Background
A computed fold for a 1436-nucleotide RNA from an uncultured bacterium, annotated as small-subunit ribosomal RNA. Its mean pLDDT, the model's own confidence on a scale to 100, is 86. The RNAcentral record of the sequence draws on ENA.
[in-house]
RNA sequence: UUAUACUUUGAUCCUGGCUCAGAACGAACGCUGGCGGCAGGCUUAACACAUGCAAGUCGAACGCCCCGCAAGGGGAGUGGCAGACGGGUGAGUAACGCGUGGGAAUCUACCGUACCCUACGGAAUAACGCAUGGAAACGUGUGCUAAUACCGUAUACGCCCUUCAGGGGAAAGAUUUAUCGGGGUAUGAUGAGCCCGCGUUGGAUUAGCUAGUUGGUGGGGUAAAGGCCUACCAAGGCGACGAUCCAUAGCUGGUCUGAGAGGAUGAUCAGCCACAUUGGGACUGAGACACGGCCCAAACUCCUACGGGAGGCAGCAGUGGGGAAUAUUGGACAAUGGGCGCAAGCCUGAUCCAGCCAUGUCGCGUGAGUGAUGAAGGUCUUAGGAUUGUAAAGCUCUUUCACCGAUGAAGAUAAUGACGGUAGUCGGAGAAGAAGCCCCGGCUAACUUCGUGCCGGCAGCCGCGGUAAUACGAAGGGGGCUAGCGUUGUUCGGAAUUACUGGGCGUAAAGCGCACGUAGGCGGAUAUUUAAGUCAGGGGUGAAAUCCCGCAGCUCAACUGCGGAACUGCCUUUGAUACUGGGUAUCUCGAGUAUGGAAGAGGUGAGUGGAAUUCCGAGUGUAGAGGUGAAAUUCGUAGAUAUUCGGAGGAACACCAGUGGCGAAGGCGGCUCACUGGUCCAUUACUGACGCUGAGGUGCGAAAGCGUGGGGAGCAAACAGGAUUAGAUACCCUGGUAGUCCGCGCCGUAAACGAUGAAUGUUAGCCGUCGGGCAGCUUGCUGUUCGGUGGCGCAGCUAACGCAUUAAACAUUCCGCCUGGGGAGUACGGUCGCAAGAUUAAAACUCAAAGGAAUUGACGGGGGCCCGCACAAGCAGCGGAGCGUGUGGUUUAAUUCGAUGCAACGCGAAGAACCUUACCAGGGCUUGACAUAUCGGUAGUAGAAACCCGAAAGGGGGACGACCUGUUGAGUCAGGAACCGAUGCAGGUGCUGCAUGGCUGUCGUCAGCUCGUGCCGUGAGGUGUUGGGUUAAGUCCCGCAACGAGCGCAACCCCCGUUGCCAGUUGAUUUCUCUGGCGAGACUGCCCCGUAGAACGGGGAGGAAGGUGGGGAUGACGUCAAGUCAGCAUGGCCCUUAUGCCCUGGGCUACACACACGCUACAAUGGGUGGUACAAUGGGUUGCAAGGGAGCAAUCCGGAGCUAAUCCUCAAAGCCAUCCUCAGUACGGAUUGUAGGCUGAAACCCGCCUGCAUGAAGCUGGAGUUGCCAGUAACCGCAGGUCAGCAUACUGCGGUGAAUACGUUCUCGGGCCUUGUACACACCGCCCGUCACGUCAUGAAAGUUGGCAACGCCUGAAGUCGAUGGGCUAACCCUUCGGGGAGGCAGUCGCCUAGGGUGGGGCUGAUGAUUGGGACGAAGUCGUAACAAGGUAACC
Repeated sequence: UUAUACUUUGAUCCUGGCUCAGAACGAACGCUGGCGGCAGGCUUAACACAUGCAAGUCGAACGCCCCGCAAGGGGAGUGGCAGACGGGUGAGUAACGCGUGGGAAUCUACCGUACCCUACGGAAUAACGCAUGGAAACGUGUGCUAAUACCGUAUACGCCCUUCAGGGGAAAGAUUUAUCGGGGUAUGAUGAGCCCGCGUUGGAUUAGCUAGUUGGUGGGGUAAAGGCCUACCAAGGCGACGAUCCAUAGCUGGUCUGAGAGGAUGAUCAGCCACAUUGGGACUGAGACACGGCCCAAACUCCUACGGGAGGCAGCAGUGGGGAAUAUUGGACAAUGGGCGCAAGCCUGAUCCAGCCAUGUCGCGUGAGUGAUGAAGGUCUUAGGAUUGUAAAGCUCUUUCACCGAUGAAGAUAAUGACGGUAGUCGGAGAAGAAGCCCCGGCUAACUUCGUGCCGGCAGCCGCGGUAAUACGAAGGGGGCUAGCGUUGUUCGGAAUUACUGGGCGUAAAGCGCACGUAGGCGGAUAUUUAAGUCAGGGGUGAAAUCCCGCAGCUCAACUGCGGAACUGCCUUUGAUACUGGGUAUCUCGAGUAUGGAAGAGGUGAGUGGAAUUCCGAGUGUAGAGGUGAAAUUCGUAGAUAUUCGGAGGAACACCAGUGGCGAAGGCGGCUCACUGGUCCAUUACUGACGCUGAGGUGCGAAAGCGUGGGGAGCAAACAGGAUUAGAUACCCUGGUAGUCCGCGCCGUAAACGAUGAAUGUUAGCCGUCGGGCAGCUUGCUGUUCGGUGGCGCAGCUAACGCAUUAAACAUUCCGCCUGGGGAGUACGGUCGCAAGAUUAAAACUCAAAGGAAUUGACGGGGGCCCGCACAAGCAGCGGAGCGUGUGGUUUAAUUCGAUGCAACGCGAAGAACCUUACCAGGGCUUGACAUAUCGGUAGUAGAAACCCGAAAGGGGGACGACCUGUUGAGUCAGGAACCGAUGCAGGUGCUGCAUGGCUGUCGUCAGCUCGUGCCGUGAGGUGUUGGGUUAAGUCCCGCAACGAGCGCAACCCCCGUUGCCAGUUGAUUUCUCUGGCGAGACUGCCCCGUAGAACGGGGAGGAAGGUGGGGAUGACGUCAAGUCAGCAUGGCCCUUAUGCCCUGGGCUACACACACGCUACAAUGGGUGGUACAAUGGGUUGCAAGGGAGCAAUCCGGAGCUAAUCCUCAAAGCCAUCCUCAGUACGGAUUGUAGGCUGAAACCCGCCUGCAUGAAGCUGGAGUUGCCAGUAACCGCAGGUCAGCAUACUGCGGUGAAUACGUUCUCGGGCCUUGUACACACCGCCCGUCACGUCAUGAAAGUUGGCAACGCCUGAAGUCGAUGGGCUAACCCUUCGGGGAGGCAGUCGCCUAGGGUGGGGCUGAUGAUUGGGACGAAGUCGUAACAAGGUAACC
C1' cells in the first nucleotide's frame, strides 16, 4: 500500500478499441477579485539592440604633472595582482559529453608547513618636452628619465640534465625598527588536465564502414600517456551483442505520476559540460585558445571631411520583434561573498532588499447570537398550498483583517541598517470596506417552469433538439469548490491497452507451406576440482539540497534550521559451495550403430496391358440424329445417328478401395523390372550425451502462369453462334484456341487447413481399424505389448463452441507471430523475377466501433408433420350490357369531413329537397344561440301587439304592461327571477388518433401465451411447453428433471330438434297443434375389432338425436405508433366584433373517365294472362287499418276493430289451364314525351308512385376473380329499423331445395419441430460495385526551386611551426675601438588551414499542368454480387 464506470447487441458472454472520474504544471484564456507570508516569472527569435550600469585595485614598486605653507589630496602613465572567478544561455554535442567506480604518465598563482638564500653590476623605455600626420580613431620622429620593468655576473643545502667525466639554473626591494615583500627546494591543501570498465533516444525502408585508418620502430611535440604529429614497415581495425549513416537531444542530483515495477520529464536550487554575432587563429598567463582581451575572414549596424574608423546585452534593467504568454531603464553595499590593497578603503546589476503579476502554495477574513406573522417580493401549484427560509428585517453583541493615531525592534561583536518608521505592541471608530465561478440526461453530487421547434444551439463519450426538451436559451430552486472557479494544452494514472512484476495466437488480431541446418538459447547420471554466476560478513564510495522520520524557530501553516534514516548503485576484501557455469574422470536410461525380420499408391528411370472416347477405312441400313425446362444453333439423302469389322493416336487407369497405407509438406493409385529414401518390430553386442530448437541461410514446394522444343484423343479459359431475359458481355446448349501431356529451365504462391510450430515428460477409460512381436489353448480365438490411424468419453481447460494420452490438460526448452476497424498487405524505397508478379512494408486521413461464440425471435425461391371452401371435385356468380349506390379523378364559389391492400370503396350515413350541414356566397350579432359567478344599474323596467325596412335573420318602433317569496303602517325592506352594463368567461365538427381514455378492426375461434418452485447454463436463456401416439383443440394418454398452476381450448349461458309433467290460450270443446315454465335425455354408457391391457379410432345395437347433434354469444399474451380528437371524454396548441353565433339561397345530387359492391336482364327449366294452395319473423294510437264506395291505376272518400297470441298487415316461387315457338322477339326494360297521384311551408336544382306512349344496350361475357359441403348453395317472396316522404342497401323471417369432395402434388393463410442467417424498424430486411456532384488528405508526374553533409580541383586571410634572413639590432663576449661574434627582429619562402570559387554525384524538403486510387458526405443514376440452397452453394 492495488476501486472502477460509459459505449458494439433485441438481449448475453467474451475479445477489443474509444471516452470519463485522480494528481501535476515556469502555463495560457474567460468570468470574478479583500489581506498577508513563502516561492516563481521569455518554454517562442542562440532574433536585432537605443541608453545607463555589470572589474577593478595598489603611492607601503616607480618617475612625472597639478592643488596645497605643510600635512595631505588628486591625475595620466610605467609596474604588480586580478580581468580563466562571479553572472548568462542551452545553439552545438549520441560524445569518455554526462553519471558511477577505478587508474597513472602530470601541472597547480594566491594559502599552510619545513629548510636555505635575498650579493655585485649594466643597458633601456613610457610618462614628459619639442616637432609633426589625421575629420576622427589613433599615431610618427627626435630628446631626457625611474623602478619590485629588463639584462648580465656571483653563489646553490636541496633541484634539473648527463655519455657519470661533468654541465646548467635564482632573487627586489619598500618603509624605518618592526613589518610587508622577493628567490630556490621539498611537502600539503585546493583546483585542473589525461586514461579505462559499466550505463546513457529512435530508425535496418541506413549493412557494410575505415588510409593516419589498426599496430610497430625511429624522431618530434606536450605539464603529462598516446597516430597527438612525422618518416619508414606491416595489413590491419570496427560490425547483426547493430558498425557506418540519418533524425532527435545538453547530462545528472532531482521533478511529476504510479501500490510497486515502471512511464514521462530535466524551469527555479545544486554538480558537470558546451557556447559568447558566424567561422578560424594564436598571444599573455599558474590557469584561456579568454562573454564585457587581441588578429583575420563573413554578415549586419553605426560614424565619416569618403581617405578611413567603431561595435557585439545567451550580464542587470530596458526597447523593438516573434508569440497564447512571462516583471522595474528601482535602493544599497547594512549583511554574506569576491577582487586589489599593510591598512584606511575602493569596486562589485554577485548578493541583500524593494516594485509589478491570484502564476503557484500556505494562512486569515468577508461577522456572531437570537429572531415565525414562517413578512414582502420571486418561483411553482392539484389554487389548498409549497419553496426561497432563520434566510431577511428587528433586537443583543464582537472587531480578526483593512483604516486612523501612538510607540517601535532583532538582523551588529565596539562602529556602520538599503530593507524601514518595516515586523511587532498599545489605543480608537464602526457591521462597518471585502464573493464569486462552474455544474444539475447517464457516467456524476444536484429539478422544475417558460421560450424555441432537426431552427438557433449543446456535446468529454453515449448522444440531445422535428410543439408538452430535467440535455438548447432564460428564470426560480439545488449541488460543488471558494479568492478563486471553469476551459484549453501537456504528462503519468486508470490501461493487465507492449503484460519483468503481469497478456496472448483452433473459430475474436496472431503458427512461417514444409524440412535440413549455421550462429545463438536450452540440455541426462555419478564423482572430484574451481569459485565466474549465486549467497553472507567487512571496508570505500554513493556531494549538498530534495523525499521520509524525529526535534526545533517564525502566533499556526507554508517556509526554514538541526539530527537521523535512506540513496535499492558501483568498487574492493574475506568466506560458503546446494544449484547453474568452467576443468577432469566415469556411466547408460537420451541419441545413434550393428544383426534378424515386416508392411507400404514413398521416390526416379525403362518397359508393357486392357476397357472407353474420338478420328480414319470398309460393310449393313434409312431419315432423321443431337440437345433442352422447352427450343434453336449443329450433324445428316454428298447417306448421318444406329450397328459390325479393321486400323491410328493421345490421355487416364473402372472394380479391388477401406475416417485403409506411405511421405516432412506439396502429394502418391493398371502391371513388370532396375536403382533408391524413410519407418516399424524383435534381439541384445557396440559408441558414450554424440541431444532439442533454430535468427540469418539452403533445399523442396498443388494449380495457374512464363521461356524453349515436342505432343495433342478427350476436356476446355478466351472467342463464335443458339437460347433465356427488360437487358444477359452469365447460368443452359452447339462448337472451339491457348492450356491440360512429355523433356529442360523459371515462378514460389493457395481456405499450402487439423485455420492447431517443433521437441520431451506426466495425467481415468471404453470401442473399432492398419503393421509387427509374445503367451495360452479348443488352430482361430482370447489375453498382452510396441508403433500408427479413427470414434466416444472422465478429470482438467475454454468466452462459448468444443479439446480431451494424436490435448486446446499439467509442466519445461527453443523459434515464429499479434496489439481497434478502414486506409492496406496498399504507396514509396530495397531485394528477387523474362514477365506476370512475389517479398519486406508505412503514413496522412477517417470511424466508435469492427469482431468471436452462443440465445430468443423473424425470415428462407431449406426440410419434416398437420390444418383451413386453401387447392382439387362441383353449384351459382363477378369481370362484358343498362341502371342504382360508394370511391378515385376532374370540375366548382362550395362540390364539408373522415375511412385507403387483405382489414377503405351499399363504409361513418338505421335513409342530404329546407332542417340535418360541419362546406360556399351574401346579409347580420358581439358576455354572445347555451352555462355560471361577482359588482353596479334599471321602475313605465323586462316583455310586447299594431306598424315600417328587409329574402329572412335582424334593425327600428313602442299602444299595452309589471313577476315570485318573506316582511312592513306603507312597493316599506330583504331575497329570488328578468333585463342592461362591466369583469371573470362562454363558444369552436379549428389542429394534433404520432400526447391520450374509451370503443373497434385484424391475424383468429388460430391453439396458443405464461407463471411459481426445482434443475441445467458464467449469462442472455433453457427445461416444463420437447419426444411416441391421439385430438377440432397445449384435447387426452404414455414417457421424461421436472412438479404444479394461471389466461386461452372444452364445459357452464341462449336458440333449434325429441319426450314427459304443469300451467296458459283472445268465441267453445280437445288426447293434437301452439305459448310459457320445470324436468328428462347423449356419457364413447353397451357390444365387436384395432392400438401399448393407454388415450383414442373403426363398425354395430338402441335412440328423436351419436361421438363437440346443428347454430349463436363468448375473441388468451400480443401485433399493426391499424381506425376514430367528426359519437363521447380529454392534455397541449390556436381563434375571441371571429376559426364563435343567427339567417336566406346554393352545395354535399357536378361529369370526358377509372374502380368497387349490387339490381335487372340477355329468355322457353322462360314470358304473358286467368284460376288456385301453403308460412314465419315482426310492426302498429301524430299509428296499423278490415269490409264498403270512386278511379284503368297510383290513390281518394269514409271507417268496424285494435294500446294487440284477441284487430290490421294480398306471401311468392309452386300447382292447374291457356297464348307466345327461338325472333333483339308477346325476351329485356333503359331513355324520353305526356297525363296524373302522394308526402311536405316548399319536390326547379333534387323525392317516390301510377296510366298511356316510346322500346336503348344486351343473345351468357378476355385475362382474372368471389361465395358455398346440407336444410347449405341456388331460387322465391315477407317483415322490420331509419323515416313527413324516399330502399336494388342493411337487419331478420320463412318457402322450394341440389351437385360434389379421389385426395393434399401445387396456390394462399396458419400451427408445431428442425436447419441456415451478415436480418432484430426483423426480407417491404440487409447490402455491393461503377457512374454523377461536393469536400479532405495522399501517391505518381515533364519539371521548377530550396536545404544538409561529404568528395575532387583551384584559390587562400590571420596565425603557429619550419627554413632563410644579404636589411635592422642597447644589454652578453672578443676587439687593433674601426668593428666582429652570439642572440633577436623585420622581410621572404614552405606545410597546415577558415572562408570563397568550381564540378559531378548523394540525401532530404517545398511546389507542379495532368493523372491514380482512398476517405467522408438525409433522401441522385444503373443494376442486384453477398447474407436463406440469396434463387448458378460460397470462398481462397